This is a predicted structure of a 1512-nucleotide RNA (small-subunit ribosomal RNA) from a Candidatus Microgenomatia bacterium.
The RNAcentral record of the sequence draws on ENA.
Its Rfam family is "Bacterial small subunit ribosomal RNA".
[in-house]
C1' cells in the first nucleotide's frame, strides 16, 4: 500500500414470520473399509504416570596420588629347550618406560534425553523491583612462607549364602588440620578482633623462567533464587471464610526479604469487582477455523514449570531436597543357605498388557553440541543416518500420434437403430520408471589425515509399452439415468424421505458424474449460526416486562467559570526472544521443504505535548428536583355513630287447599291451617335511584349518610434551597379470591353431603334441602388471564372530537348560573401525516425518534417438575437441572371446508291437497343361508323389475363326468399329400370323437402355382388378475349458477379487486354504484317436437271443401298504454295493471350437463399396459346349476270392494308393427285354439272389438256374486326337448286380506290420479321397460321448522377438510431418570492413638575420639581440657490405626411419575355459541377425562342497548 463477507432443504392446501434440526467448506499425530506404481520432505502409544526380560543411554584425568592386576616395549638375572657355545625362544624376577583394572583425589554427575500425573498457583504470560548467591569463563589488584596428624587402595585375622562387614598393621597426595602474613573482606564498644593458599607439568648443570592450577578482594558476562502490578477454565443448587489466622516488638533461620519460624502483644485480614469450597486444566510463542471479531485447541519445533514406582526426609555440592546419588516408610518384582538381600524405561530399541490405533532390540561418532582432559584422546540412544507405515504435504508416471469394416462382445430399443466408442485390435514412436553395464559426487571445517549415510543422489549407454487405477456417487439439496430383480419384504437414509407389482431412492448390470494413488465412512473442532448478537439480536400477540412500591450499594446525570491531567489524543523511546504468519530474494531441475532480508507484533511500560469530553477539586447559577402561601375536587385509608327498603325467622288476625319447580316433572311445604294478606318483633349482611370508558389510589383495590383522624394530587402567585435528580441487583413494606390458627358471629347465598329428574351411564348440567365459608377480631399465606398480555424517567414529532378538575378574560344574568375565548393536571374515542410492524395493527398515553438505568428470553415435551437450599402451622410458595425423546411446537394473515353461528335467497324442501308405500298375497331383484355348483359384477343419497330390449338345450362365464393339444379361430415358414371341403350308410357311444364303406372327385396363366388335409416351427386362445397402470362410456353434485383469463391495480406474500353494494331476475339475467377495464367457459338464444295461421303440393280420400300429411313461412319482442321501484336527475332496468292476440312475460316439452368433485362405476360390452396358465386357467360335448328357501330388504302387480263386483246392449283414440311376418273373410271348438287363404313389402291389406265411458238389470255391506293364491283333474301351443324349468285355456278348489305401527315416497296442471292400446326382446314366455291415446282433479297461507343447495358475513387447534381434530385413566411392551430399607467404593478433610528415616534443640558421675592447648614421661606413651561423634530424651513429622462426619457415586426389593410404541378398553374434556363460553388462581370432590363453589381476564359465538367516530 494491497488483499475481506454466497447460501440451501425441511412446520402449512398455500404464504410471510418467529424458531430449532440437517447439509454443501476447511482441518487433523488420526482409526476403519476397498485399493495401491515411484521419489522427496515430514510425522508416528492420543488409551493404563500400567508392569518391564535384555542390551546400550555419564564419564572423564596418571600433567592431583600412593600404586601395578591386565597388555605392550628395553635393560638385567635366573631356569628351560634348540644347540652352529652365544644367538633364538619359553617361563619366573628385578627395573625404567608406554599405558592403566580397582582405589585416594578434582571437575562433572542440577546440562542434555523422557512425561504432563500433579497443579487453578506470582505456575505461566507481560511490564517493572530490591534484600541476594554465583562453579566453569573474561578483566584487575594482592599473594602462594613454613610444619602437622591419618586414612582408602595393600597385608594379615575373623564374620556372612550373598549382599557386605568387622579388628589389627602399615602408606600417598591439588585429601585433611594448625601457625606465619594480611593487599584486601567481615565484625566492632573504634581501643581493636577475625579469615588465605597446593602443587603438577615442560625447561635449564642449577637458579631465572614457561604452562596449567591455588587463595584472597573488586568488577564484569551469563545463570540462579525471591518480591509487585495486570492477564489467565466451569460452577451460588458452594456465602459466608481464617487462629500463625491479619498486623507489631523481639529473636531465630536463610544467599536473601518476609508468620518462614518462635515467643510476647494487639484483633485483625478476606468476601457479591466472587472469598471458602466442588468440577476441570500443565501455561506460553503458537495451531485450525473464521471477512473480520471471536471461538477451539496447545501433537511435532522453542521458552517456562512439574514430576521420575507411590508418599516423607536430609546429605554432598556454586547450585539438587538429586530420572539412570543416599535413608526410611508402602506396594510390587526378583536372589536366599530362611538368618538376610537387590530393584525402579515418563532416556534409545525391545516385551507383556490396555485400546479402534502408533516403528527397528539397526549404523556411526563423519558432522553439529556437550562432559572431563594441557594435550592426543575417551565417553555420548544428544544428534548425524538408515529401516517400518499413503499417516500427512509435495511432485511424476500408468503412455504418445495414427487407426470407421464405427469389428466383436455387453446393455437398451419406438427393433428403425442408439450407447460403450477412436475405446480395442492394428501400424509407428518415446522411454519417467524398470533391468544390466560404465562413471560419480557436495557434505572436510583443517597443511596432512578423517564419511555412518554410500558406491548413495547425480551423469551416461544399450534393451523394454512391458509390471503400474482405484474408489464414492448418480431422487431433491448436489454434478451424473436407463433396464431387470424384489414387492412397507429384504432393505436405503445427512435432512425432507423412500419402498404395499410399472422404485432414475432398494440390489444388481450398463452407462454416466466427481475425486485420483487415493476414494469413501466414522469421531472430533472452527465455519455456514446475526442460534449467546462487543462487532451484530430480542420481550402487545412467536420464547420473553418482576403483581406493585420504597430504597443502600452500583451504573447514568442541568447551566457557568478556574485549576488538575485518572480516563482520552498525539508524538517518542524501550520491549514485544527464536521459530511460525505475510511480503521479497535465493538454495534443492519444479514444489513441499529450507536459507537471507524486510515488515509485523493490535499489548505492557517511560517520557513529553494538548485540554475540547468524561472525572477529580474549588467557586458560581436556576430552566431539574424540593420547599413556604391561598384555594379545588374525589367510592383514597382508618375509626365510631346514625338510616330506610328487602330476604328469612317468631307471635298474632283473616282464609282455606293448594304451593313450589320445571323443557316437562317430581323430591319438598301444607288441613297439626302453608301459599297470599295485615300487624308486631327478631337479627345479620348489603347498600336500589343517583352511576357516567364519570372520580381517586403505586398496584391489589375503593360507593348509605354524618363526625373525627390520615396520606396523595391539581391550580393560582410570588417568595426561598441551589443539582438535593434518575433507575435501582440484594433488601424492605404493600399485595384480590381462595386457603389456615384462635376467638365471636350466621340473614341470604353456597363448594362437600343428601335427595330428586335427565341420561346408555350421569359421580355433571336443571330441581329441592343444606355445612364449611361468605361477615368481625387478631395473626398466618403471597398466588390470579394480579393485563394494557406493552418496566421506569426525560426530550422530541400533523390533527381531531368528548368527559372530568383548576384558573383567567369577555359577555349574558338579582343571585345561583349559563355561554365564548385562552392556559394547565387526569382520561376516553378514532384516526391520519411521518414513522414503525411478519402481520394483525401502534400512532403526543407510541409498538415513533434518540438517551439512562433494572428485569426477562434463547427449539418442543419432559417440567416450572426431581435433588439441594430458603420461607410456611398446613396447603404450599420461591429458587431451578439433567437423561430421554421428537423434526418440529409456535405467531400473523390467505383460500378453502365446516358449525347443535348470523343474515339474504331458492327447490314438491317443508307446509297444504291428492294418491302410494311400510301390514295381505303373489311376481322380481337382493342379502344371508345351502349347495358338487347354486357363474360374475353393482351396495348411502347415485346397489337392490340394476348389465339382464326377456337362463329349458343354446345363452353360460359356473359344477360333474367324457374328449382334443398348432388347437374352436387368424397369420407366417418347410415338408409331405391326386386330395377338395363336404355328402349318404355302417359300428363304438350319452355326445363330442373314434373306426369302416359307398358315391362324386377343385381352380389353373400347367409353374407340383393356388386351395385342401397332416406333420414340425413360430405363435394361437384365456368371460384369468389389477377399473387403485389406463383409453372410451357413464352415473352424481345439478340445468345447480356457476368457473376462469388478459391488462391494470392493492398486498412483501398467499392472495384480492373484476365475480363486491344496492334493486331486480330462472340464471354472475339485467340496470345502477364502484380500480377497475375488457374477455372466455357455463345461462340465455340459435336446434326438435307442440299449441294459431298463411301458402305450395297431395297419393292411398267414391267425388267437393274441411280434417288430414309433406314443404316452406309468419308470429311473441316489454313492441302499445297506466301505475310503481331504484338512482339527485334524464336516459335506463324492473315490478304491478290493462288492451290486443291461438297465445303474455322463459307459451308447454325435449337435445343441450361448465370449471370440477367422488382415486364413483365398467379389464364381463370394446380396447389397452404389466402380471398368470400354456396336453390346461385354452377348446369340444353330454347332463346338472344360474329357478335351492328358516328368513331379511328393496320395487312392483292384484286386492281388500258399493266412486264397487257380475250380466247383457251400445260409443269415441293415438303411437306402432309385419315376408323364416301380420294374417282378412268363412267353417269346427264352451275355450286356448285348428282348418283355411283373400290381400299386404304397407296413410291401400293386416294387427284392430280399445277400455275406462253410458243404458238397463242382478247383487245389499257379508270374509260375500269381494278377493284371487294355492291344489287336482283334462286340455292347447312353441320348440329335438316342456321333469328339474316356458306360456295358455275350460272345470272344481276358494288362502291371506275388511286400508296397514314406527317410519317413509310420488305429484303444482292436460299434471296427480285412473283407463285401455302398441313396441323392443323373442322359436316360446312381461305383473317389468319403452312409447301412446282416453277421462282427468285437489291444493300451494307461506318460509317458523326439517333436508339439499347458492351467495354474504362470523369462529376455528379443520385442509384425508365434522365420517375431521383431539383428551385422560386402565391394560400391554419397552427406555432413562427420580425416591427407597440398606448395601459397597472413591476423593478432601477433623478428632484421638502409635510414630520410622531425618533436620534442629536438649540433657548427662553415660560410651568413644588422631590433628590444638597443657601436664608428666627418656621416644613410645599416659592423663586432662577445649571440639567432634554416638547413646537417651524432646519439637516437627510420612506411613499406619481408630471414631464420628462431609461430600461423590455403583448397586437395591420396592414405590410414584414420565417418554416412545399402524389399527386394545372406557368415557368424549378442548377446538364451531364444541352443544353447560373457554382460561387463570385457589378449595373441596370424582374411574378418567372433568365437576362444582369464590375471585379475576376476554385471548367468548349471536342478538339488543348505551356511548362515540366517518360521510351527507
Nucleotide at each position: 500500500u494491497a488483499u475481506u463477507g454466497a447460501g440451501a432443504g425441511u412446520u402449512u392446501g398455500a404464504u410471510c414470520c418467529u424458531g430449532g434440526c440437517u447439509c454443501a467448506g476447511g482441518a487433523u499425530g488420526a482409526a476403519c473399509g476397498c485399493u495401491g506404481g515411484c521419489g522427496g520432505c515430514g510425522u508416528g502409544c492420543c488409551u493404563u504416570a500400567g508392569g518391564c526380560a535384555u542390551g546400550c543411554a555419564a564419564g572423564u584425568c596418571g600433567a592431583a596420588c600412593g600404586g601395578u592386576a591386565a597388555u605392550c616395549c628395553c635393560a638385567c638375572c635366573a631356569u628351560a629347550u634348540g644347540c652352529u657355545u652365544g644367538c633364538a625362544u619359553u617361563u619366573g624376577g628385578u627395573g625404567g618406560g608406554a599405558a592403566c583394572g580397582a582405589g585416594u583425589g578434582g571437575c562433572a554427575g542440577a546440562c542434555g534425553g523422557g512425561u504432563g500425573a500433579g497443579u487453578a498457583a506470582c505456575g505461566c504470560g507481560u511490564a517493572g523491583g530490591a534484600a541476594u548467591c554465583u562453579a566453569c569463563c573474561c578483566u584487575u589488584u594482592a599473594g602462594u612462607g613454613g610444619g602437622g596428624a591419618a586414612u582408602a587402595g595393600c597385608c594379615u585375622u575373623c564374620c556372612g549364602a550373598a549382599a557386605g562387614g568387622a579388628g589389627g598393621g602399615g602408606u600417598a597426595a591439588u585429601a585433611c588440620c594448625g601457625c606465619a602474613u594480611g593487599u584486601g573482606a567481615u565484625c566492632u564498644a573504634c581501643g581493636g578482633a577475625u579469615c588465605a593458599a597446593a602443587g603438577a607439568c615442560c625447561g635449564u648443570a642449577a637458579c631465572u623462567g614457561g604452562u596449567c592450577g591455588c587463595u584472597a578482594a573488586a568488577g564484569g558476562a551469563g545463570g540462579a533464587g525471591c518480591c509487585u502490578g495486570c492477564g489467565u477454565c466451569c460452577u451460588a443448587u458452594c456465602a459466608g471464610c481464617u487462629c500463625g489466622u491479619u498486623g507489631g516488638u523481639g529473636g531465630g533461620g536463610u544467599a536473601a526479604u518476609g508468620g518462614c519460624c518462635c515467643a510476647c502483644c494487639a484483633a485483625g485480614g478476606c468476601u457479591a469487582c466472587g472469598a471458602c469450597g466442588g468440577g476441570u486444566a500443565g501455561g506460553g510463542g503458537g495451531u485450525g477455523u473464521g471477512a473480520g471479531a471471536g471461538c477451539a485447541c496447545g501433537g511435532c519445533c522453542c521458552c517456562c514449570c512439574a514430576c521420575a514406582a507411590g508418599g516423607a526426609c536430609a546429605c554432598u555440592g556454586a547450585g539438587a531436597c538429586a530420572c539412570g546419588g543416599g535413608u526410611c516408610c508402602u506396594a510390587c518384582a526378583c536372589c536366599u543357605a530362611c538368618g538376610g538381600g537387590u530393584g525402579g524405561c515418563a532416556g534409545c530399541a525391545a516385551c507383556c498388557g490396555g485400546g479402534a490405533a502408533u516403528a527397528u532390540u539397526g549404523c556411526g561418532c563423519a558432522a553439529u553440541g556437550g562432559a572431563c582432559g594441557a594435550a592426543a584422546g575417551u565417553c555420548u540412544g544428544a544428534c548425524g543416518c538408515a529401516g517400518c507405515g499413503a499417516c500427512g504435504c509435495c511432485g511424476c508416471g500408468u503412455g504418445u500420434g495414427g487407426g470407421a469394416a464405427g469389428a466383436a462382445g455387453g446393455c437398451c430399443u419406438u427393433c428403425g437403430g442408439g450407447u460403450u466408442g477412436u475405446a480395442a485390435a492394428c501400424c509407428a514412436c518415446u522411454g519417467u520408471g524398470g533391468u544390466a553395464g560404465g562413471g560419480g559426487a557436495a557434505c572436510a571445517a583443517g597443511u596432512u589425515c578423517u564419511g555412518a549415510g554410500g558406491g548413495u543422489a547425480c551423469c551416461c549407454u544399450a534393451c523394454u509399452a512391458g509390471a503400474a487405477a482405484g474408489c464414492a456417487c448418480c431422487u431433491g439439496c448436489u454434478a451424473a439415468c436407463u433396464a431387470c430383480g424384489u414387492g412397507c419384504c429384504a432393505g436405503a437414509a445427512g435432512c425432507c424421505u423412500c419402498g404395499g407389482u410399472a422404485a432414475u431412492a432398494c440390489g444388481u448390470a450398463g452407462g454416466g458424474u466427481g475425486c485420483a494413488a487415493g476414494c469413501g465412512u466414522u469421531a472430533u473442532c472452527c465455519g455456514g449460526a446475526u442460534u449467546u448478537a462487543c462487532u451484530g439480536g430480542g420481550c402487545g400477540u412467536a420464547a420473553a416486562g418482576c403483581g406493585u412500591c420504597c430504597g443502600c450499594a452500583g451504573g447514568c446525570g442541568g447551566u457557568u467559570u478556574u485549576g488538575u491531567a485518572a480516563g482520552u489524543a498525539c508524538a517518542u523511546g524501550g520491549u514485544u526472544a527464536a521459530a511460525g504468519c505475510c511480503u521479497u530474494c535465493a538454495g534443492c531441475u519444479c514444489a513441499a521443504c529450507u536459507g537471507a532480508a524486510g515488515a509485523a507484533a493490535u499489548g505492557c511500560u517511560a517520557u513529553g505535548u494538548a485540554a475540547a469530553c468524561u472525572g477529580c477539586a474549588a467557586a458560581a447559577c436556576u430552566a431539574g428536583a424540593g420547599g413556604a402561601u391561598u384555594g379545588u375536587a374525589g367510592a383514597g385509608a382508618c375509626u365510631g355513630u346514625c338510616g330506610g327498603a328487602a330476604u328469612u325467622c317468631u307471635c298474632g288476625g283473616u282464609g282455606g287447599a293448594g304451593g313450589g319447580g320445571u323443557g316437562a316433572a317430581a323430591u319438598c311445604c301444607g288441613u297439626u291451617g302453608a301459599u297470599a294478606u295485615c300487624g308486631a318483633g327478631a337479627g345479620g349482611a348489603a347498600c336500589a335511584c343517583c352511576a357516567a370508558g364519570g372520580g381517586c389510589g403505586a398496584a391489589g383495590g375503593c360507593a348509605g349518610a354524618c363526625a373525627g383522624u390520615u396520606g396523595g394530587a391539581c391550580a393560582a402567585u410570588u417568595c426561598c434551597u441551589g443539582a438535593c435528580g434518575c433507575u435501582c441487583a440484594u433488601g424492605g413494606a404493600c399485595g384480590a379470591a381462595a386457603g389456615c390458627u384462635a376467638g365471636g358471629g350466621u340473614a341470604g347465598c353456597a363448594a362437600a353431603a343428601g335427595g330428586g329428574a335427565u341420561u346408555a351411564g350421569a359421580g355433571a348440567c336443571c330441581c329441592c334441602u343444606g355445612u364449611a365459608g361468605u361477615c368481625c377480631u387478631a395473626g398466618c399465606c403471597g398466588u390470579a388471564a394480579a393485563c394494557g398480555a406493552u418496566g421506569g424517567a426525560u426530550a422530541c414529532u400533523a390533527g381531531u372530537u368528548g368527559g372530568u378538575c383548576g384558573u383567567c378574560u369577555c359577555g349574558a344574568u338579582u343571585u345561583a348560573u349559563c355561554g365564548u375565548g385562552a392556559u394547565g393536571g387526569c382520561u376516553a374515542g378514532c384516526g391520519u401525516a411521518a414513522g414503525c410492524u411478519a402481520a394483525c395493527g401502534c400512532g403526543u398515553u407510541a409498538a415513533g425518534u434518540a438517551u439512562c438505568c433494572c428485569g426477562c428470553c434463547u427449539g418442543g415435551g419432559a417440567a416450572g417438575u426431581a435433588c439441594g437450599g430458603c420461607c410456611g402451622c398446613a396447603a404450599g410458595g420461591c429458587u431451578a437441572a439433567a437423561a430421554c425423546u421428537c423434526a418440529a411446537a409456535g405467531g400473523a394473515a390467505u383460500u378453502g371446508a365446516c358449525g347443535g353461528g348470523g343474515g339474504a335467497g331458492c327447490g314438491c324442501a317443508c307446509a297444504a291437497c291428492c294418491g302410494g308405500u311400510g301390514g295381505a298375497g303373489c311376481a322380481u331383484g337382493u342379502g344371508g343361508u345351502u349347495u358338487a355348483a347354486u357363474u360374475c359384477g353393482a351396495u348411502a343419497c347415485g346397489a337392490a323389475g340394476c348389465g339382464a330390449a326377456g337362463a329349458a338345450c343354446c345363452u353360460u362365464a359356473c359344477c360333474u363326468g367324457g374328449g382334443c393339444u398348432u388347437g374352436a379361430c387368424a397369420u407366417g415358414u418347410a415338408c409331405c399329400u391326386g386330395c377338395a371341403c363336404g355328402g349318404u350308410c355302417c359300428g363304438a357311444g350319452a355326445a363330442a370323437u373314434c373306426g369302416g364303406a359307398c358315391a362324386a372327385g377343385c381352380c389353373u396363366u400347367c409353374g407340383a402355382g393356388g386351395g385342401u388335409g397332416g406333420u414340425a416351427c413360430a405363435c394361437a386362445g384365456a368371460u384369468g388378475u389389477u377399473g387403485c397402470a389406463u383409453g372410451g362410456c357413464u352415473g352424481u353434485c345439478g340445468u345447480c349458477a356457476g368457473u376462469u383469463c388478459g391488462u391494470g391495480u392493492c398486498g412483501u406474500g398467499a392472495g384480492g379487486c373484476g365475480u363486491c353494494c344496492c334493486u331486480u331476475u330462472a340464471a354472475g339475467u339485467a340496470g345502477g354504484g364502484u380500480a377497475a377495464c375488457g374477455a372466455a367457459c357455463g345461462c340465455a338464444a340459435c336446434c326438435c317436437c307442440u299449441a294459431u295461421c298463411c301458402u305450395a303440393u297431395g297419393u292411398u280420400a267414391a267425388a267437393u271443401g274441411u280434417u288430414c300429411a309433406u314443404a316452406g313461412g309468419a308470429g311473441a319482442c316489454u313492441a302499445c298504454u297506466c301505475u310503481u321501484g331504484a338512482u339527485a336527475g334524464u336516459a335506463u332496468c324492473a315490478a304491478g295493471g290493462g288492451a290486443g292476440g291461438a297465445a303474455g312475460g322463459a307459451g308447454g316439452g325435449g337435445a343441450u350437463g361448465a370449471c370440477g368433485u367422488c382415486a364413483a362405476g365398467u379389464c364381463a360390452g370394446c380396447a389397452u399396459g404389466a402380471c398368470u396358465c400354456u396336453u390346461a386357467c385354452g377348446u369340444c360335448c353330454a347332463g346338472g346349476g344360474c329357478g335351492a328357501c328358516a328368513c331379511a330388504c328393496a320395487u312392483c302387480c292384484u286386492a281388500c270392494a258399493a266412486u264397487g263386483g257380475g250380466a247383457a246392449g251400445g260409443a269415441c283414440a293415438a303411437u306402432g308393427g309385419g315376408u323364416u311376418g301380420c294374417c282378412a273373410a268363412c267353417c269346427c271348438g264352451c275355450g286356448a285354439g285348428g282348418g283355411g287363404g283373400a290381400g299386404c313389402u304397407a296413410a291401400u291389406c293386416c294387427u284392430u272389438u280399445a277400455a275406462a265411458c253410458c243404458u238397463u238389470c242382478c247383487c245389499u255391506c257379508a270374509g260375500u256374486u269381494c278377493g284371487g293364491a294355492u291344489u287336482g283333474c283334462a286340455g292347447g301351443c312353441u320348440g329335438a326337448a316342456a321333469u328339474u324349468c316356458g306360456c295358455c285355456u275350460g272345470c272344481a278348489u276358494g288362502a291371506a286380506g275388511u286400508c296397514g305401527g314406527a317410519a317413509u315416497c310420488g305429484g303444482u296442471a292436460g299434471u296427480a290420479a285412473u283407463c285401455g292400446c302398441a313396441g323392443g326382446u323373442c322359436a316360446g314366455c312381461a305383473g317389468a321397460c319403452u312409447g301412446c291415446g282416453g277421462u282427468g282433479a285437489a291444493u300451494a297461507c307461506g318460509u317458523u321448522c326439517u333436508c339439499g343447495c347458492u351467495c354474504c358475513u362470523u369462529g376455528u387447534a379443520c385442509a384425508c377438510a365434522c365420517c375431521g381434530c383431539c383428551c385422560g385413566u386402565c391394560a400391554a411392551g419397552u427406555a432413562a431418570g427420580c425416591a427407597a430399607a440398606g448395601u459397597u467404593g472413591g476423593c478432601a478433610g477433623u478428632g484421638c492413638c502409635u510414630g520410622a528415616a531425618g533436620u534442629c534443640g536438649g540433657u548427662g558421675u553415660c560410651u568413644c575420639u588422631a590433628a590444638c592447648u597443657c601436664u608428666a614421661u627418656u621416644u613410645u606413651u599416659a592423663g586432662a581440657g577445649a571440639g567432634g561423634a554416638g547413646c537417651c530424651c524432646g519439637c516437627c513429622a510420612a506411613a499406619g490405626g481408630u471414631a464420628a462426619g462431609g461430600u461423590c457415586a455403583g448397586c437395591g426389593a420396592u414405590g410414584a411419575g414420565u417418554g416412545c410404541u399402524a389399527a386394545g378398553u372406557c368415557g368424549u374434556a378442548a377446538c364451531a355459541a364444541g352443544g353447560u363460553a373457554u382460561c387463570c388462581g385457589u378449595u373441596c370432590u370424582g374411574g378418567a377425562a372433568g365437576g362444582a363453589g369464590c375471585g379475576g381476564a376476554u385471548g367468548g359465538a349471536u342478538c339488543a342497548c348505551c356511548u362515540c367516530c366517518u360521510u351527507u